[in-house]
RNA sequence: AGCAGGUCGGGUAACCGCUUCCCGAGUGGUAUCGGGAAGAGGAAAGUCCGGACUCCGCAGGGUAGGGCGCCGGGUAACACCCGGGUCUGGUGACAGACGGAAAGUGCCACAGAAAACAAACCGCUCCGAUGAAGGUCGGAGUAAGGGUGAAAAGGUGGUGUAAGAGACCACCGCUCUGAUGGUAACAUCGGAGGCAGGGUAAACCCCGCCCGGAGCAAGGCCAAAUAGGGAAGGAGAGGCGAAAGCCCACCGCUUUACCCGAGCGGUUAUUACUUCCGGGUAGGCCGCUUGAGUUCGAUGGUGACAUCGAACCUAGAGAGAUGGUUACCGCUCCGACUACCUGUCGGAGUACAGAAUCCGGCUUAUAGACCUGCUUCU
Numbered sequence: 001a002g003c004a005g006g007u008c009g010g011g012u013a014a015c016c017g018c019u020u021c022c023c024g025a026g027u028g029g030u031a032u033c034g035g036g037a038a039g040a041g042g043a044a045a046g047u048c049c050g051g052a053c054u055c056c057g058c059a060g061g062g063u064a065g066g067g068c069g070c071c072g073g074g075u076a077a078c079a080c081c082c083g084g085g086u087c088u089g090g091u092g093a094c095a096g097a098c099g100g101a102a103a104g105u106g107c108c109a110c111a112g113a114a115a116a117c118a119a120a121c122c123g124c125u126c127c128g129a130u131g132a133a134g135g136u137c138g139g140a141g142u143a144a145g146g147g148u149g150a151a152a153a154g155g156u157g158g159u160g161u162a163a164g165a166g167a168c169c170a171c172c173g174c175u176c177u178g179a180u181g182g183u184a185a186c187a188u189c190g191g192a193g194g195c196a197g198g199g200u201a202a203a204c205c206c207c208g209c210c211c212g213g214a215g216c217a218a219g220g221c222c223a224a225a226u227a228g229g230g231a232a233g234g235a236g237a238g239g240c241g242a243a244a245g246c247c248c249a250c251c252g253c254u255u256u257a258c259c260c261g262a263g264c265g266g267u268u269a270u271u272a273c274u275u276c277c278g279g280g281u282a283g284g285c286c287g288c289u290u291g292a293g294u295u296c297g298a299u300g301g302u303g304a305c306a307u308c309g310a311a312c313c314u315a316g317a318g319a320g321a322u323g324g325u326u327a328c329c330g331c332u333c334c335g336a337c338u339a340c341c342u343g344u345c346g347g348a349g350u351a352c353a354g355a356a357u358c359c360g361g362c363u364u365a366u367a368g369a370c371c372u373g374c375u376u377c378u
Stems, first nucleotide, its partner, number of pairs: 001375008010329007018039008041352001045363002048361005053215004065211005070084005085098005099206002104204002106200003121146002123142008154172006173195001174193008219286004229277005236248001238247003249267007293312008330350008
């Protein structure tokens, strides 16, 4: 100067508050009061993947749709993690990418003579014509050279040729194929063929594997008042009067422990009233935090991780608690004093962020501080 990985991410005290639980007082029961205990994160975030759990669906198969994609392993599972492979980048530590474009279809600006059954712009070579000559014109050959482009039908060297060319040869590359090593991806060595051909699959598509839907506002229990539904009980076809109404009797409710009494409502009506039943709403409770749990140790494994043992319990709200103020200390930076180190004084800063059913990941945000291993240069 870098590369890779990991850890922390303020502390103490006082005062005023909040949520849950426990104990005591208090109350019919709450409320309330006193004391005690516990109370956000590395990402609680984005809600992008994968699960647990719950309800619904489901014989089996197929289609549509979606996801994944080198190989092996880990895991409850994964788009995650670990180890390995190939290619690319880097002096290096290391980082990034990953089925198929040698099935088919589509698309590919500009430049360029030509962009795919390749292609003669310049150039090179031969022949002819013409000219004193430089040269000019015409014909034929040529993909070695130049130029254009992201890409021009293998590369380097030689033989060969008029000049050239896999035309031929050696090596490299490519395709097919054999052997060996490896669980495999793949690697190494050999043989055959003069030899496929630009890019794009986060374009359609092909191949292989996987996938039921909705989500804690899941889902379950208790359950008012009012309104409405169902069932049962329930007392006069009384008298007077033209009518309104009055009288007597009976039923129900209120008052009462009960009777009497009083008041109110009703008496053939799907009436009032009473009793019972069931559904739903408000509200309450459960789900709810003991779990693929945390810490430490041992063993196995390169590792992700697994097994065993010991110890521990660590928010659970529901318009949503976990906060605010002050003082001191810590850390970083700046300035002044000091010859320097140290020190003193003053000022500034101290991030991102806020659980909501619970886990495993990924991604993104993050002031500042620290640790470990490795690389290159001096």
Bacterial RNase P class A from a marine eukaryotic metagenome, 378 nucleotides, folded computationally. RNAcentral holds the sequence, with entries from MGnify. The prediction has a mean pLDDT of 76. Its Rfam family is "Bacterial RNase P class A". About the family: Ribonuclease P (RNase P) is a ubiquitous endoribonuclease, found in archaea, bacteria and eukarya as well as chloroplasts and mitochondria.